[in-house]
RNA sequence: GCGGGCGUAGUUCAGCUUGGCAGAACGUCCCCCUGUCACGGGGAAGGUCGCCGGUUCAAAUCCGGUCGCCCGCG
Numbered sequence: 001g002c003g004g005g006c007g008u009a010g011u012u013c014a015g016c017u018u019g020g021c022a023g024a025a026c027g028u029c030c031c032c033c034u035g036u037c038a039c040g041g042g043g044a045a046g047g048u049c050g051c052c053g054g055u056u057c058a059a060a061u062c063c064g065g066u067c068g069c070c071c072g073c074g
Stems, first nucleotide, its partner, number of pairs: 001073007010026004020057001028044005050066005
């Protein structure tokens, strides 16, 4: 230099094909339960969907560029 994969909540990841309210589990906080803790039950907060631009009524999703990490080729 070329090709491919990945980047979404604090963590691990779904969702991307088929554009239409951003989700799960764990963790955190509050309440219930309990003599207390744990377990269990209920609830809440937490996100520029790596970044920039384009298309569209509408973009995590499509298109272009770009950054980081990993793999392969040279």

About this RNA:
This is a predicted structure of a 74-nucleotide RNA (transfer RNA) from a Candidatus Liptonbacteria bacterium. The coordinates come from a structure-prediction model, not an experiment, and the mean pLDDT is 83. Its Rfam family is "tRNA". Rfam links the family to the GO term triplet codon-amino acid adaptor activity. From the family's description: Transfer RNA (tRNA) molecules are approximately 80 nucleotides in length.